[in-house]
Context: one part of a larger RNA
Molecule: small-subunit ribosomal RNA, central domain
Organism: uncultured bacterium
RNA sequence: CUGGGCGUAAAGGGCGCGCAGGCGGCCGCCCGCGUGUGUGGUGAAAGCUCCUGGCUUAACUAGGAGAGGUCCAUGCAGACGGGGUGGCUUGAGCGUCGGAGAGGGGCAUGGAAUUCCGGGUGGAGCGGUGAAAUGCGUAGAGAUCCGGAGGAACACCAAUGGCGAAGGCAGUGCCCUGGCCGACGGCUGACGCUCAGGCGCGAAAGCGUGGGGAGCAAACAGGAUUAGAUACCCUGGUAGUCCACGCCGUAAACGAUGUCUACUAGGUGUGCAAGGUAUCGACCCCUUGUGUGCCGCAGCAAACGCAUUAAGUAGACCGCCUGGGGAGUACGGUCGCAAGAUUAAAACUC
Numbered sequence: 001c002u003g004g005g006c007g008u009a010a011a012g013g014g015c016g017c018g019c020a021g022g023c024g025g026c027c028g029c030c031c032g033c034g035u036g037u038g039u040g041g042u043g044a045a046a047g048c049u050c051c052u053g054g055c056u057u058a059a060c061u062a063g064g065a066g067a068g069g070u071c072c073a074u075g076c077a078g079a080c081g082g083g084g085u086g087g088c089u090u091g092a093g094c095g096u097c098g099g100a101g102a103g104g105g106g107c108a109u110g111g112a113a114u115u116c117c118g119g120g121u122g123g124a125g126c127g128g129u130g131a132a133a134u135g136c137g138u139a140g141a142g143a144u145c146c147g148g149a150g151g152a153a154c155a156c157c158a159a160u161g162g163c164g165a166a167g168g169c170a171g172u173g174c175c176c177u178g179g180c181c182g183a184c185g186g187c188u189g190a191c192g193c194u195c196a197g198g199c200g201c202g203a204a205a206g207c208g209u210g211g212g213g214a215g216c217a218a219a220c221a222g223g224a225u226u227a228g229a230u231a232c233c234c235u236g237g238u239a240g241u242c243c244a245c246g247c248c249g250u251a252a253a254c255g256a257u258g259u260c261u262a263c264u265a266g267g268u269g270u271g272c273a274a275g276g277u278a279u280c281g282a283c284c285c286c287u288u289g290u291g292u293g294c295c296g297c298a299g300c301a302a303a304c305g306c307a308u309u310a311a312g313u314a315g316a317c318c319g320c321c322u323g324g325g326g327a328g329u330a331c332g333g334u335c336g337c338a339a340g341a342u343u344a345a346a347a348c349u350c
Base pairs, nucleotide, nucleotide: 004321005320006319007304008303012318014201015200016199017198021194022193023192025088026087027086028085029084030083031082033081034080035077036076037075038074039073040072041071042069048066049065050064051063052062053061054060091191092188093187094186095184096183097182098181099180103177104176105175106174107173108172109171110154115149116148117147118146119145120144121143125136126135162169163168206247207246208245209244210243211242215241216240220236221235222234223233258317259316260315261314262313263312266295267294268293269292270291271290272289273288274287275286276285299306300305323350324349325348332343333342334341335340
């Protein structure tokens, strides 16, 4: 390479948008590039296969025939692929009406709680643990009441719920804004799918500049524990956690399961919507669409399990794997302020 694979054995890119590329719905006509076929040409010799012969045989060798091609020319065919042209509506998109939602950004605002400050009451403890101690407190702590300041997070509702491409998103109101679902079937007429490079988004931690700082808390200090204790426990506590702008670009970025399409028993929850039934009406019940769970048949699977939300049956395109260690390392390149990220070996060894 061929072949085989990627939920858990090695292997799905963290997620999206998308150029090139690959692939592409139904009907008609044309072209005849691919494709098929006929004929002619060419495909040197050697080599290869077969037959016959020569060295005693074989290797070797001589003669003959054949095979061998993205080849050239020309004729024909017109299904399929391609190109051109005309049409279609089911794929895709748009429209009208309606709907749900912690989807995103900005501004404003609310209450509970912690801490701190001021004042009142009060008077000996508080705190903490397995037990203690460090710590705080007669300069009045803790407790309790009133007032004030400030930052961060939003109990109940809350769900096995919802939204988002992923990361992720939760008090309340307003403004701006993306996507989704249903009904109708009005419009466009294949406008599609995927996507190497590229571009954008991307938890936490970390970095730069400026702000902010209540609680929590790496580092650090002290108290304990212990043989020791650079820990686990306790008392403190700085970066940080928060905001603005700019970087970083990673993760068990997980469903450890790429995206899109079609097909293949059901049962039962639940979110949203539409229609029907029923009713005075709302529920209930039934049907359909869309999402999200559980159970389960066929099938698949090494098993576990998956099973219309597939890991089933097929197709299109991308990414990735190829024994363990060395190593996601070195070197080089690219990116970054740095931390580092990314691309990515070999010797050697089992």